[in-house]
The part of an RNA shown here (large-subunit ribosomal RNA, domain I) has 591 nucleotides and comes from a bioreactor sludge metagenome. Its mean pLDDT, the model's own confidence on a scale to 100, is 81.

Context: one part of a larger RNA
RNA sequence: GGCAUAUCGUGGAUGCCUUGGAACUAUUAGGCGAUGAAGGACGUGGCUACCUGCGAAAAGCCCCGGCAAGAUGGUAACAAUCUUAGACCCGGGGAUCUCCGAAUCGGACAACCGAAUCAGGGUAAUGCCUGAUUAUCACCUGCUGAAUCAAAUAGGCAGGUAGAAGCAAACGCAGGGAAGUGAAACAUCUCAGUACCUGCUGGAAAAGAAAACAAUGUGAUUUCCUGAGUAGCGGCGAGCGAAACGGAAACAGCCUAAACCUUUAAGCGUGUCAAGACUGCAAUCGUUGCGCUUUAGGUGUUGUGGGACUUUCAGACAGACUUGCAGUAUGUCAGAGAGUUACAAAGUUUAUUCUUAACUGAAGGGCUUGGAAAGGCCCACCAUAGAAGGUGAAAGUCCUGUAAGUGAAAAGAUUAAACCUCUCGAAAGUAUCCCGAGUACCGCGGAACACGUGAGAUUUUGCGGGAAUCCGCCAGAACCAUCUGGUAAGGCUAAAUACUCAAUAGUUACCGAUAGUGAACAAGUACCGUGAGGGAAAGGUGAAAAGUACUCCUAACAGGAGGGUGAAAUAGUACCUGAAACGAUAUGCUU
Numbered sequence: 001g002g003c004a005u006a007u008c009g010u011g012g013a014u015g016c017c018u019u020g021g022a023a024c025u026a027u028u029a030g031g032c033g034a035u036g037a038a039g040g041a042c043g044u045g046g047c048u049a050c051c052u053g054c055g056a057a058a059a060g061c062c063c064c065g066g067c068a069a070g071a072u073g074g075u076a077a078c079a080a081u082c083u084u085a086g087a088c089c090c091g092g093g094g095a096u097c098u099c100c101g102a103a104u105c106g107g108a109c110a111a112c113c114g115a116a117u118c119a120g121g122g123u124a125a126u127g128c129c130u131g132a133u134u135a136u137c138a139c140c141u142g143c144u145g146a147a148u149c150a151a152a153u154a155g156g157c158a159g160g161u162a163g164a165a166g167c168a169a170a171c172g173c174a175g176g177g178a179a180g181u182g183a184a185a186c187a188u189c190u191c192a193g194u195a196c197c198u199g200c201u202g203g204a205a206a207a208g209a210a211a212a213c214a215a216u217g218u219g220a221u222u223u224c225c226u227g228a229g230u231a232g233c234g235g236c237g238a239g240c241g242a243a244a245c246g247g248a249a250a251c252a253g254c255c256u257a258a259a260c261c262u263u264u265a266a267g268c269g270u271g272u273c274a275a276g277a278c279u280g281c282a283a284u285c286g287u288u289g290c291g292c293u294u295u296a297g298g299u300g301u302u303g304u305g306g307g308a309c310u311u312u313c314a315g316a317c318a319g320a321c322u323u324g325c326a327g328u329a330u331g332u333c334a335g336a337g338a339g340u341u342a343c344a345a346a347g348u349u350u351a352u353u354c355u356u357a358a359c360u361g362a363a364g365g366g367c368u369u370g371g372a373a374a375g376g377c378c379c380a381c382c383a384u385a386g387a388a389g390g391u392g393a394a395a396g397u398c399c400u401g402u403a404a405g406u407g408a409a410a411a412g413a414u415u416a417a418a419c420c421u422c423u424c425g426a427a428a429g430u431a432u433c434c435c436g437a438g439u440a441c442c443g444c445g446g447a448a449c450a451c452g453u454g455a456g457a458u459u460u461u462g463c464g465g466g467a468a469u470c471c472g473c474c475a476g477a478a479c480c481a482u483c484u485g486g487u488a489a490g491g492c493u494a495a496a497u498a499c500u501c502a503a504u505a506g507u508u509a510c511c512g513a514u515a516g517u518g519a520a521c522a523a524g525u526a527c528c529g530u531g532a533g534g535g536a537a538a539g540g541u542g543a544a545a546a547g548u549a550c551u552c553c554u555a556a557c558a559g560g561a562g563g564g565u566g567a568a569a570u571a572g573u574a575c576c577u578g579a580a581a582c583g584a585u586a587u588g589c590u591u
């Protein structure tokens, strides 16, 4: 030095555990913000570094409801207090809420500096202190007001508006829009209208009541299954890839433009004493009338074409604003229908159900092993409750609970009814008028359609041309004819569908500390980086601290030996178990 055995050390694998995670289901919620958000800075405790809470009224203040014996957060001790006149705690509502931040009085290197006006406090006076107001834009109202005599407009000033702004996980719509890659290279093509950037909305968004499909016929949109990897497209390569029918989910339809009418109002033009004053007759009055444009109200909304227009008919009562008589417009009642979700729009009351605290809630003892009984044995009981967790090992009957039932002063939501609000006729006729224009459509150049320009319909539009009004126009996959379907160039619209930052309840042939979130621990922390950004490690004594009184050794804030606690101390805070590498000691063998 090696090997073997034994006893230790070191080390922290393994086993067991779980406070934390992962994936999903159901229901809710789907926003917060100038009444100052999200997110922070700085403070705040008797003593207080960090976390949590809170805001100079600062681990808190007030009211209401619940609960019941302790309480002053994580967090012990000390000190000082509160509390059955109900503290602490839980829920609802309110008050306060420094500074920064959209940040908004001005500025600035965020959490700082400096102001003005009005009101108040203070000082002999200035400085100083407190409260409110003072950004921009939009809209509304008022006062002013140029170029330009007047008028008008631009502009200016003041007031008002819970108006806008900023933040937020995914889902949505729109405007832009790659490349790695594949094609075994690469350019059309693909990846892909993906990633990413930007704008904007909602709890969903978007789409949507046929200028649609089809060829018997169907009858808005959306989503799923199927059709179907089909028809097709494609350097016919790689690849891309429908639609209708059929079956389901869910169902809902409406409003305008125009023609026409009107003492709705304004402007422009024209013209005059006969037009007008709701109409007729008669009187009476005495200045606006007519045409055009714009505006307001009514009407009207369709494809068996519709509407305007003309004519005829139509419940009761009242009934014109110069007067009398008659009528009409109009109003009231009646009848019918509808409604806050589109088709107009506010609510109020009552009741129902639910959410945000809670409450009631059955039934077991003995012996035995053990440190400890919930284990074993014996005999019982409850069950609309034998889900689960805890309790010194494994508990239906010990605790919290569970099944079932009960419950709200306050706030919020849901549903229903009533009040309330809104709407309202029918037939016939076809001469005239209307039925969405730089639109449809065409040419050229692109794009979207599964479709790469193709024989290429359909949708869209940068440039250039450019119609028709129902005997019209569009489509039916070039184009033409017939036939069929529809009625563009305005708008709104719930549900079925997508998603989950978040709340509540629950589930798992999900993980169990190198796993599972990066994070089970003062984790987006420590630390690194100028910065954008990157980004850890780190869980376990014991049932209970009972966390070792006292003595001794000693090189003395260390470590140990006795002794004590405990079931156990080889469970002593470097703490469950305690593998291997590695180290030490002892013995044996061997070189």
Base pairs, nucleotide, nucleotide: 001590002589003588004587005586006585007584008583009582015576016540017539020511021510022508023507024506025505026504027503028502029500030499031167032166039100040099041098042055043054044053046078050074051073061094062093063092064091065090066089070082071081072080105114106113107112115134116133117132118131119130120129121128136164137163138161139160140159141158142157143156144155171202172200173199174198175197176196182189186235212218213217222249223248224247225246232240233239253492254491255490256436260298261297262296265294266293267292268291269290270289274287276285277284278327279326280325281324282323283322303470305435306434307433308432309429310428311427312426313425315333316332317331318330335424336423337422338421339420347419348418349417350416351415353413354412355411356410358406359405360404364379365378366377367376368375380397381396382386388400389399390398441465442464443463444462445461446460447459448458472487473486474485475484476483527534528533547575550562551561552560553559

It matches the Rfam family "Bacterial large subunit ribosomal RNA".